[in-house]
């Protein structure tokens, strides 16, 4: 280094849920809790693909209200990077 992690791994992280005079239109994010899972559940969304939302704006009805938009989000979806460990 290239491949491979069906082992250990003090210890790490932490879904759904729950509370919150966090933040936000909203998806989501933030603190406690909580623990389904994770050997990259670590970083990267300022440009790979996917997926979520649509305050604003555009069309379309003009009453409600319908559709479209990322520029707002997801890195625990794939993927890119970096680390850990080496036959259990």
């Nucleotide at each position: 280094a290239c491949c491979g992690a069906c082992a250990a791994a003090c210890g790490g992280c932490a879904a759904a849920c729950c509370u919150g005079u966090u933040c936000g239109a909203a998806a989501g994010u933030c603190a406690g809790g909580g623990g389904c899972g994770c050997a990259a559940a670590g970083c990267u969304a300022a440009a790979g693909g996917g997926c979520c939302u649509a305050c604003c704006c555009u069309u379309c009805a003009u009453u409600a209200g319908a559709a479209g938009u990322a520029u707002g989000g997801c890195a625990g979806c794939c993927a890119g990077c970096u680390a850990u460990c080496g036959a259990a």
Background:
Predicted 3D model of an 88-nucleotide RNA (c-di-GMP-I riboswitch aptamer) from Paenibacillus puerhi. Model confidence (mean pLDDT): 81 of 100. It matches the Rfam family "c-di-GMP-I riboswitch aptamer". Rfam links the family to the GO term cyclic-di-GMP binding. Rfam describes the family as follows. GEMM was predicted in a large-scale screen for bacterial structured RNA regulatory elements. It was read from a public genome assembly, where an Rfam model found it.